[in-house]
Molecule: Bacterial RNase P class A
RNA sequence: CAAGCAGGACGGAUGAUCGCGGCAGUUUAACUGACGAGGAAAGUCCGGGCUUCGCAGGGCAGGAUGCCGGAUAACGUCCGGUGGAGGUGACUCCCAGACCAGUGCAACAGAAAUAUACCGCCCCUUUGGGGUAAGGGUGAAAUGGCAGUGUAAGAGACUACCGCCUGUGUGGUAACAGACAGGGCACAUGUAAACUCCAUCCGAAGCAAGACCAAGUAGGAAACUAUGACCCGGCCCGGCGAGUUUCCAGGUAGGUCGCUUGAGGCGGCUGGCAACAGUCGUCCUAGAUAGAUGAUCGUCCAAGACAUAACCCGGCUUAUAGUUCUGCUUGUUUU
Numbered sequence: 001c002a003a004g005c006a007g008g009a010c011g012g013a014u015g016a017u018c019g020c021g022g023c024a025g026u027u028u029a030a031c032u033g034a035c036g037a038g039g040a041a042a043g044u045c046c047g048g049g050c051u052u053c054g055c056a057g058g059g060c061a062g063g064a065u066g067c068c069g070g071a072u073a074a075c076g077u078c079c080g081g082u083g084g085a086g087g088u089g090a091c092u093c094c095c096a097g098a099c100c101a102g103u104g105c106a107a108c109a110g111a112a113a114u115a116u117a118c119c120g121c122c123c124c125u126u127u128g129g130g131g132u133a134a135g136g137g138u139g140a141a142a143u144g145g146c147a148g149u150g151u152a153a154g155a156g157a158c159u160a161c162c163g164c165c166u167g168u169g170u171g172g173u174a175a176c177a178g179a180c181a182g183g184g185c186a187c188a189u190g191u192a193a194a195c196u197c198c199a200u201c202c203g204a205a206g207c208a209a210g211a212c213c214a215a216g217u218a219g220g221a222a223a224c225u226a227u228g229a230c231c232c233g234g235c236c237c238g239g240c241g242a243g244u245u246u247c248c249a250g251g252u253a254g255g256u257c258g259c260u261u262g263a264g265g266c267g268g269c270u271g272g273c274a275a276c277a278g279u280c281g282u283c284c285u286a287g288a289u290a291g292a293u294g295a296u297c298g299u300c301c302a303a304g305a306c307a308u309a310a311c312c313c314g315g316c317u318u319a320u321a322g323u324u325c326u327g328c329u330u331g332u333u334u335u
Base pairs, nucleotide, nucleotide: 001331002330003329004328005327006326007325008324009323010322012300013299014298015297016296017295018294020036021035023033024032025031026030038306042317043316045315046314047313048312049311050206051205052204053203057237058236059235060234062202063201064200065199066198067081068080069079070078071077082096083094084093085092086091097197098196102195103194104191105190106189118136119135120132121131122130123129124128144162145161147159148158149157163185164183165182166181167180168179170177171176210257211256212255213254219248220247221246222245223244224243231239232238264283265282266281267280268279269278270277271276
């Protein structure tokens, strides 16, 4: 200098004039003050706080997760590690329990896919017979791989090294790693994001939840129900305990709360590899409800993107013009 990998920040600021929203104050139909959309507010994919069902359950079904250890209110998230895959590397990704519990599936091609011999090689009594599975071909997969000994030709038939199985012991909290000894070796291969088995976890619905005040009316026809209706996510058991449900017709529908002080933000110290936790100090930063953030001028400037809260919070995923910071990797050049 170039090309990359990982993490972070900004994504507008400032002055003046007018305008908007709620809050607080005041001399109250107005004035003053401080504040007023995001890094994703998007998706509604997970998890919760909160509210109601509900006085509390058991089982089955159903759903989710799936290597080990930790963090967290919790999670399918995050941190660290192990194993595997990709990359020269910094790093990134994972569909990561079980195929000796069982049942399925493996099309086509190929001679043959739960079992073999098409071509080939060797031997013989040669239009045929026998042996073989090293070589070729088909395929995702064909008697574990490679090299040798041996053989008529071959073959774990045998040997060494790997792979696999069994046992012992070493390190590590563990996943796991590696060492030694034995075995000639496959209960034939693959697939569980196939059904399934195993382990762990899981009530449901949702702020249009729900609570209160105000306003307002007119009922009619049926069904079930102490032999227990309705209700408790589905089913069964069990529980509660008095009205419940369907159709037709009519009246009212305005306001307050929930609503923003939080698993909160920022900073220091301590512990921890880290995620994070503890402690001390400091701050209060939107609560609209037909829905508030705007307009003009000046200066700085890279600011043109993706895009505007509606109960709140922790994550994940997706979109993103431009600028900038930190650490690390590779290549080239110079010293």